A computed fold for a 372-nucleotide RNA from a Bacillota bacterium, annotated as Bacterial RNase P class A.
[in-house]
C1' cells in the first nucleotide's frame, strides 16, 4: 500500500415553531379544564428461545410418566449463558467451528451392489478320501503321477461387491494360510511420571468384533404448575335471579396418571339485567442498575470507597414542519444546485442466546508486495 483477522463505538447535530404522554407548581375548597415549568425509546426496545425475580395456587410428599442438559475447570441469583483449558476439524497465518458421555448393557437399523453387513466363505488356496482318463513303471493287476469330477476338512493371502468385510503395509514362516513370528504404523489394556480435572508423556504388553445413539435405550445431573389479563384494594362486580347437571360411593383444589394429603354443602354449564370514565387505584418502576478509582484474578467475574441515575402509557405519548451546518451520491460554471439517510420501536423487571442493521470511527494482531 493491498487482503485479512478480533474487538469496541457511533446511531446525524442546533434553532424556531404547532403538537402528544407524564411529574410539580399556580393552588386554601372543586382540578377529567387553563397557565407555567421539568421528563419522555434501543443497540437491538424485536424474536418470545433460555435462566432468574416477583405474585398466586391449601408449601409443591412418594412414585409412574414426561422433559431438559451432556469434554474438563471455574464465574454467576441461575442459565442451555459467560471465562479459561481439554481433544477434534480448517485456514500459509491472525484467527474460526464442533450436539464433543457411552457402540464391551440390550434391542433396532445399515438403500443398491454382494456369498456374506457381524463372528461370512461364491470364486480362489491348500490336505484327506472316492470315481473316471490318460502317462509311466513293473510282480500284467497293481504301484506312482497329471486332468477332471464328486465328498470331507482346513484358510481367509489374492479376486470379486460396497461409504464401510473381522487393525495396516513389509518380511519371515506355512500343506495353504493366519498376530503365528517379527520391524513399523493406528487402537485397547496395564504401569510409572505431570496435571485439580478434561488430558499429555514414557515404558510395556499381540490384546484387535465395522458404523449407527440430532434411532430406541443406558449413565450422570436439573425440573411442582400458571402467569402482571400474576395478584391486592374501592365497589352490590365471587353479590342476587332462572333453567340444566354433578357431588360424602368424596366434588372442587392439589401436576399428566396413580397414591398420599384436604376438603365444601357445595360445585359446573346457560341465559338475561343492573351498578363503573365501556370502572378505577395499587402493582410499575431504584435495580442481581451505571461509569470511575483502588484490590484480588490470565479471564469471565468478584470486593472496597465515594459519585451519579428521573418513560411509565393502556390501545397505548415520544411526533410533524422550517431554516442553518454535517455525511452519501449526482450534475456542472468548483461554487452552488438537486437527491438521499439503515434496521427498529418500550407496555411487569433483570441476566443472557439468536436474528435484522444504512454510513461512520477507533485498536490489535495476520499474510503479500514495494521502499528505507
Nucleotide at each position: 500500500u493491498g487482503a485479512g483477522u478480533a474487538a469496541a463505538c457511533u446511531a446525524g447535530g442546533c434553532a424556531g415553531u404547532c403538537g402528544c404522554g407524564g411529574g410539580g407548581g399556580u393552588a386554601a375548597g372543586u382540578a377529567u379544564g387553563a397557565c407555567u415549568u421539568c421528563c419522555g425509546a434501543g443497540g437491538a426496545a424485536a424474536g418470545u428461545c433460555c435462566g432468574a425475580g416477583c405474585u398466586c395456587c391449601g408449601c409443591a410428599g412418594g412414585g409412574c410418566a414426561g422433559g431438559g442438559u451432556g469434554c474438563u475447570g471455574g464465574g454467576u441469583a441461575a442459565c442451555g449463558c459467560c471465562c479459561a483449558g481439554u481433544g477434534g476439524g480448517g485456514g500459509c497465518g491472525a484467527c474460526c467451528c464442533c450436539a464433543a458421555g457411552g457402540a464391551u448393557a440390550g434391542u433396532g437399523c445399515c438403500a443398491c451392489a454382494g456369498a456374506a453387513a457381524u463372528a461370512a466363505a461364491c470364486c480362489g488356496c491348500c490336505c484327506g478320501g472316492g470315481u473316471a482318463a490318460a502317462a509311466a513303471a513293473u510282480u500284467u493287476a497293481u504301484u506312482u503321477u497329471u486332468u477332471a469330477u464328486c465328498c470331507g476338512g482346513g484358510u481367509a493371502a489374492g479376486g470379486g461387491u460396497g461409504c464401510a468385510a473381522c487393525g495396516g503395509u513389509a518380511c519371515g514362516g506355512u500343506a495353504a494360510a493366519a498376530g503365528c513370528g517379527u520391524a513399523c504404523c493406528a487402537g485397547g489394556g496395564g504401569c510409572c511420571g505431570g496435571g485439580u480435572g478434561a488430558c499429555c508423556g514414557g515404558c510395556c504388553u499381540g490384546c484387535u468384533a465395522g458404523g449407527u445413539a440430532a434411532a430406541c435405550c443406558c449413565c450422570a445431573c436439573c425440573c411442582g404448575g400458571a402467569g402482571c389479563a400474576a395478584g391486592a384494594c374501592u365497589g352490590a362486580a365471587u353479590a342476587g335471579g332462572a333453567g340444566g347437571g354433578a357431588g360424602a360411593u368424596g366434588a372442587c383444589g392439589u401436576u399428566g396418571c396413580c397414591c398420599g394429603c384436604c376438603g365444601a354443602a357445595u360445585c359446573c354449564c346457560u341465559c338475561g339485567g343492573g351498578u363503573g370514565u365501556g370502572a378505577g387505584u395499587c402493582g410499575c418502576u431504584g435495580g442481581a442498575g451505571g461509569a470511575g478509582c483502588c484490590a484480588g484474578g490470565c479471564a469471565a467475574c468478584u470486593g472496597g470507597c465515594g459519585c451519579c441515575c428521573u418513560a411509565g402509557a393502556u390501545a397505548g405519548a415520544u411526533g410533524g414542519c422550517u431554516g442553518c451546518c454535517g455525511c452519501u451520491c449526482c450534475u456542472u460554471u468548483u461554487a452552488a444546485g438537486g437527491a438521499g439517510a439503515a434496521c427498529a420501536g418500550a407496555a411487569c423487571u433483570c441476566g443472557g442466546c439468536u436474528u435484522a442493521c444504512a454510513g461512520g470511527u477507533u485498536u490489535g494482531c495476520u499474510c503479500a508486495u514495494g521502499c528505507a

Lineage of the source: Bacteria > Bacillati > Bacillota. Of the family's consensus pairs, 98% are formed in the model. It matches the Rfam family "Bacterial RNase P class A". By type it is a ribozyme. Rfam links the family to the GO terms dimeric ribonuclease P complex, ribonuclease P activity and tRNA processing.